A computed fold for a 696-nucleotide part of an RNA from a Candidatus Omnitrophota bacterium, annotated as large-subunit ribosomal RNA, domain II.
[in-house]
Context: one part of a larger RNA
Order: sequence, then C1' cells, then structure tokens
RNA sequence: ACCAACGAGUUACUGUCAGUAGCAAGGUUAAGGCUGAGUGAUCAGCCGCAGCCGAAGCGAAAGCGAGUCCGAAUAGGGCGACUAGUUGCUGAUAGUAGACCCGAAGCUGAGUGAUCUACUCAUGGCCAGGGGGAAGUCCCGAGAAAUCGGGAUGGACGUCCGAACCCAUCAAUGUUGAAAAAUUGCGGGAUGAGCUGUGAGUCGGAGUGAAAGGCUAAUCAAACUCAGGAAUUGCUGGUUCUCCCCGAAAUAGCUUUAGGGCUAGCCUCGUAAAAUGGGUAACAGGGGUAGAGUGCUGAAUGGACUAGGAACCGUAACCCGGUUACCAAAUCCAACCAAACUUCGAAUACUGUUAUUCCUUAUUACGGGAGUCAGUCCACAGGGGCUAAGCCCUGUGGUCGCGAGGGAAACAACCCAGAACGUCAGCUAAGGUCCCUAAGAAUAGGUUAAGUGGUAAAGGUUGUGAGAUUACUAUGACAACUAGGAUGUUGGCUUAGAGGCAGCCAUCAUUUAAAGAGUGCGUAACAGCUCACUAGUCGAUGUGGUCUUGCGCCGAAGAUGAUCGGGGCUUAAACCUAUCACCGAAGCUGCGUAGAUCUAAAUCUUUUAGAUUUAGGCCUGGUAGGGGAGCGUUCUGAUUUGCGUUGAAGCCUGACUGUGAAGACAGGUGGAGUAGUCAGAAGUGACUAUGUUGGU
Repeated sequence: ACCAACGAGUUACUGUCAGUAGCAAGGUUAAGGCUGAGUGAUCAGCCGCAGCCGAAGCGAAAGCGAGUCCGAAUAGGGCGACUAGUUGCUGAUAGUAGACCCGAAGCUGAGUGAUCUACUCAUGGCCAGGGGGAAGUCCCGAGAAAUCGGGAUGGACGUCCGAACCCAUCAAUGUUGAAAAAUUGCGGGAUGAGCUGUGAGUCGGAGUGAAAGGCUAAUCAAACUCAGGAAUUGCUGGUUCUCCCCGAAAUAGCUUUAGGGCUAGCCUCGUAAAAUGGGUAACAGGGGUAGAGUGCUGAAUGGACUAGGAACCGUAACCCGGUUACCAAAUCCAACCAAACUUCGAAUACUGUUAUUCCUUAUUACGGGAGUCAGUCCACAGGGGCUAAGCCCUGUGGUCGCGAGGGAAACAACCCAGAACGUCAGCUAAGGUCCCUAAGAAUAGGUUAAGUGGUAAAGGUUGUGAGAUUACUAUGACAACUAGGAUGUUGGCUUAGAGGCAGCCAUCAUUUAAAGAGUGCGUAACAGCUCACUAGUCGAUGUGGUCUUGCGCCGAAGAUGAUCGGGGCUUAAACCUAUCACCGAAGCUGCGUAGAUCUAAAUCUUUUAGAUUUAGGCCUGGUAGGGGAGCGUUCUGAUUUGCGUUGAAGCCUGACUGUGAAGACAGGUGGAGUAGUCAGAAGUGACUAUGUUGGU
C1' cells in the first nucleotide's frame, strides 16, 4: 500500500412538548402479599390507597377566601377566578450520569529501580621508555665570620616528550549505518584533583552534581510501573442505507469575551387567527442628505477705507506734529470654501390613510427542533489609506457561499440563465456566424494603413477623413527662378575697436517700384552672404491662418520562445452606422413519466376521519439544518401445521423488476439448514478517524 473483519447519539432516572390509549373532577398505585402457569428465570390475574398530581387563590406573615394584597377607602392597581386533569406507552429534546467516538501535556496515591550513570565508603590492581634536574649531603676554593662560588652525589615535581590506559579538538565517511552515537586520520592527559576491578551506600519534589538543568537502566525543568481513570480538553480528526418537502447564517446586545457561549434576528414542524401581508396609485406627514448659498459660525484671496502699530524726520527731550512703495483689526466692495456652517433645499427612502384586486397566505401569535456569530467579490453612497492595494471599515442591492448549464480561450464572486426525470423534436438569451468550431468570407454606406484592431499617460504630430470660419488671389495669389534691397550714415553714446548685427539711447528723414538706423550667418573691426520689402517670368481655383471633430502615429525598456485562444485577416475575418437571416443553454415550447401541494368530483373503509382514482392549476437547484415516507441486517412471537439430501444457507454467472435503499428468476457450485407475511426488540448499514486486528 491493497483486501477482509471490527469501529462512533447508547442506557437509567427526572422534567418539557407532541402523538396515542384508559378513566375523568378526578387519575394512579409503590414496596409488599395472595392465586394460577412454568423445571426455572419469570409471566398473568387479584389485593395492597401509604404516597403523588389535579380540582383555589392571594399575602412576607397572622390570615382571609372566588377572591386576596397594598391602602383610610365600598378610589384605583397587582396576582387570581369564570373549570381538565391524570396514569401508561411511543417519539423528540433537556438535565444528572464517561453521555456520539478516538486523542493530550499533566495532577494525586501506592510501589519498583544506583547491574547504566552521579557522588561516597571499604578492599585490591595498573601506569613501556626517555628528558629536565629542586632541597639535602659530600669534596674543593674564598672569607675574621655570616656566607658565597665550583664539582660530584641526590631524585623533588597536580614537571617535559611519548606507548599501554583514559578522553574526545577538528575533518571525512556513515545517516532505511557494520553501529539507536560508530569508523578512519589528526588530536588532549598520561605519578595524578590519575585510571580501573570487586563489594557496599544515597532516589522521585527526592538523590547526586569541580554546576551542563547534567545524571538517576537507549527515558529527566521532576524516572518507571500500577491505580484514581473512560481525568479534563471552548481544540483537531472521524461519525456507516434510500427517496420526498422546506431551507438558512456568517448580524445586534452582553460576555477575563473575541476561532467559545447566551438571548434576539434569519430556517423548519405543529396549532390558532383576522381582508393578515406584499405590489401599484392617490393623498397626508416629519426631515435637513445631494445640490445650492454665504444671512450666521469658521476659513480664506484682491481692493477700498481706516483705528492701532512700525520706521524716518522735526523737537534739547517727553508729550506732540509730520511723512511713508511697511504690517494691519473693524467696516465696505468683488470673487470663493466647509463632515462637526445653513436664510434655502430635492429625488429617493420611511410612516400613516384610502383605493385597486395585480400577487394570493407570502402576515402574526403561541409551542417543539435547529443551525448560524471567520464571510467573499461586483456595482453604487461614504470613511481610513496615497480618491494605493485581490487593502481595512460601514450602508443599499446582486452573485458566490448553498448554484449546475451557456458566454468571457482557461477563470467561486462578471454577462445570460435558476438543473424533477426521459427524448437522435422546435424557439430563443448573453455571445457569436473565414478555418480550428455550430451558424453570413451576408447586404448597404463610411473610416483606418498603424497588423491600429490585438493592453497605458502627460506631452508631441505638415498622417488622414469630416465640418466651420477667415486672409490673399486672372488688377495674377502661394512656391520657384531673374533683378533690386539704396542715401544722410561709420545715427548718438560706450569702447582699443562697435561701421545694421557686444551693450545703452533714439529709431528720424531722403531717393524710390521697394528697401528696417535692420531677420539671421559672418569679421578684431570693416568686408562678405542673407532676410523683410519691391519689380519681372510663370500661370492656379488656387494658396495660407485659426477652430471643432472621427480614425491613426510617436511617447512604449525585463529577465527560458514567441503569439489576437491559434491559424490567419487589410474596399477586412478591423472600427462606426443601418438591415435581414442563422447558430447558440439543463432558459421557453412539444411529447411521455414521477412526486409535493391546492381545488373539484367519484368510489371504498373499523365514515369524528382516512385512503384510492380521475380532471385542472401550480410547484419540484440546494450546504448547515428541520420535517415526512421507506429499504435492508440480527434475534423473538404468531402464521403459511411453509420450503429443504428429488439439495437449505452461502458463493459464482446472467441481457429481469423497482425512483432508490434493494428484490426476484435461471444455471452452476455447495452439502444442512432456512424463507414469505404480520408484529416486536436492537451490539442495525463504513471508503476515509496518520483508525484497530488479521492476511497478502
């Protein structure tokens, strides 16, 4: 890992509710006893009225009583009365118990452990070889002495090097190992606080510890074994057959509360009740949002006006006076801003009344059972943030959640649309119709040349289409070519120089067809080239300017190979406008079938009521969850006085039946039990719990 078997809402008691049965102003016996049956366990009947519940309540109580309490009250008000209970059984649920099952780390008690290891005690054992050479002693020498020097001897040392022995610094290997800690190489100590044998002692909040929370038998921030014990767990996991009806929540308040709970909200089942509810219309309301406004409050720009201040001047000095391109309250004018501004003020929404009869019980009350308290994205109105986030927080609606189908290439939350079942029938939605790929290379008119379409901004654009307006133009425009573009004058100033052209000032006049005291280049300064301006040549419905607008272009850089889903597409297979077809879903329709519910009718029955059939209407997505109806397994009772060696159960195969759980039938195998019906009782249904056991 696979297969098989086992594996989880049970039982007792006490409440509550529903159903059902008996009796009923009453209901009921408990323990126990008697009789009968049975081998017995036990069962049936009859006693046993002790007790319990109910029939009366109110008050703290005395107490009174269909009333009573408060009270002075024959005001008022509170709680009551104007009747239905009780005992079984069944089901649901709650409480107490292990209480659906498995799962802690832990706590407590009683014991077992120091053959591992820590420390200690007793008694033994072991440490090759080599080096250094303390004290002391002896000899010699020096010295007055103390003492000093030299040479021998000596053999101290938690001394040095280094085996055994003990340890374990680093590395590699090993890592389902040769090994649940090792191997190999390198390494540390190696006469000592050394290593070691044997025997003995100290232990669980305790020991031992040259101290690391280390060690105390591969276990240690409290050992191990058994017991309390099925500890407890608001946490995780699991919780076993079918069909039918309905169908949520992820919110509020409170919570040592925030991933838990309680009550309410929302779901379901039952009972009861009203024209109960919803929609639409009209009418009546209150409001202070959007907007708007600036009268109030506050903010804020410019100006006018003007207190006050500041600076300067006058004054010997203060006071005071004057001046000012300074600051500036208040007031006025103009323009403007506000969630915590309002002289104003909607649309919606909300409440009520009436109408309508559009929907048709969708409403409310009471009672039984829940689940939910992590929500998500999208659109809109807002707050926080950066008018960031697949961000956080509210409100309204939708989807998903709990929703399948079609579209968006793929894609919970977007668009279309809500799947009872079957059908080799039809019509449509969104979206599509060249091929992949169902359906138009559809028709008509435009646009785009960028593969724009087929991702992006400010900004730029003599790309191109449409429109508007304006200027010049056969008295000749625009462009091009030819020619001119002068004089006073080198204007004045400045400057080394400044001659149209560094800079400052002025910017006139003349001759002219026209020509600036000069548009740009240029020179040291001149010179030179050129422009404005003018004439000629040429010959056009043209040539310029501005604005609006459609579609384009640039702006445009990413990490493995590109791409619109791909191929591929250019009077389109792109975009805009219009039109007609077609495709396209589990939507709608046709046909057939099933179920729920309502209405009507008929039939039947143990006719208060229920069941069946027919017809019509309407409904049938569904998680948590509520309700209903069934299938199957084991055992028991009754029955068929069933079946069975002329072959039971089980197993194998098969094209049968039922909406399903499932059930027949036939053949084979098997070799002794077992089925149907009606009831009853449960150790009653497994694919999943890193489930348990077994097998492979």

Background: The prediction has a mean pLDDT of 84. It matches the Rfam family "Bacterial large subunit ribosomal RNA". NCBI's taxonomy places the organism under Bacteria, Pseudomonadati, Candidatus Omnitrophota. RNAcentral holds the full RNA, with entries from ENA.